[in-house]
Context: one part of a larger RNA
RNA sequence: UUGGGCGUAAAGGGCGUGUAGGCGGCCUUUUAAGUCCGGUGUGAAAGCCCACGGCUCAACCGUGGAGGGUCACUGGAAACUGGGAGGCUUGAGAGCAGGAGAGGGGAGCGGGAAUUCCACGUGUAGCGGUGAAAUGCGUAGAGAUGUGGAGGAACACCAGUGGCGAAGGCGGCUCUCUGGGCCUGGCUCUGACGCUGAGGCGCGAAAGCGUGGGGAGCAAACAGGAUUAGAUACCCUGGUAGUCCACGCUGUAAACGAUGAGUGCUAGGUGUUAGUGGGGUUACCCAUUAGUGCCGAAGGAAACCCAAUAAGCACUCCGCCUGGGGAGUACGGCCGCAAGGCUGAAACUC
Repeated sequence: UUGGGCGUAAAGGGCGUGUAGGCGGCCUUUUAAGUCCGGUGUGAAAGCCCACGGCUCAACCGUGGAGGGUCACUGGAAACUGGGAGGCUUGAGAGCAGGAGAGGGGAGCGGGAAUUCCACGUGUAGCGGUGAAAUGCGUAGAGAUGUGGAGGAACACCAGUGGCGAAGGCGGCUCUCUGGGCCUGGCUCUGACGCUGAGGCGCGAAAGCGUGGGGAGCAAACAGGAUUAGAUACCCUGGUAGUCCACGCUGUAAACGAUGAGUGCUAGGUGUUAGUGGGGUUACCCAUUAGUGCCGAAGGAAACCCAAUAAGCACUCCGCCUGGGGAGUACGGCCGCAAGGCUGAAACUC
């Protein structure tokens, strides 16, 4: 390479947007590039294959035939693919009405609870912490309790295999901007405008970095107390970066459903969210769409399990895998302030 694969064995890109490319609905007509058929030419000889023959056989040799091509030219066919033209509405999209939602950005809050701190009052000997203790705090009045104040961060209940978002993720309340997207209904419109997507571009938890703020609680590092043979830990008392805000970087993750995106098809049952259409006795029942769970048939699977939210049956496009270690390392390149990231070997060894 062929082939086979990617939930857990090696393997789905963290997610989107979109360029090239690949692939692409129904009908009519045309063309004849692909495709198919015929003819002509050519594909030297030898060799290979078949038949017959010559050396006593065979090897070997001779004669004849067949075969050999993404071949060229030429004539034809028109179903399919491609190209041209015209049309269609079911794919896709737009308008109108209705619906739910922690989707995102900004501003405000005389929002409330709690922690900490400060001031004052009451009050007196303990508090705190643990398996037990000690370090620590407290007669300079702590802890407890009451009143007032300061400040930062997070939003109990509602809360739900509930909702929204492409993913990361999103939760107090109000206002505003915004995307958007989704769903539903019937009518109108465009008329294949679609799917995927190498590169590219953008988004991207936490930690980390730069500059300037902020700092209540928590808490790497660090210090002390314990434990222990030791204890650079687990437990305790403290505690700085950080956690928060603004702007700019970083670009990673068990970025997970360890399951790429799209389309169609393939038993049922039962919850739940948002609708719609019927029936109805106003308890509810039937049908249906989109989402989100569980169980399960066929089928699949090494098994576990998956099963209309497929890991089933198919097609299109992209990414990726090819024994373990060496190694996500070295070298080179690109990116980054750095930390490091992306790309990514070999020797050797089992």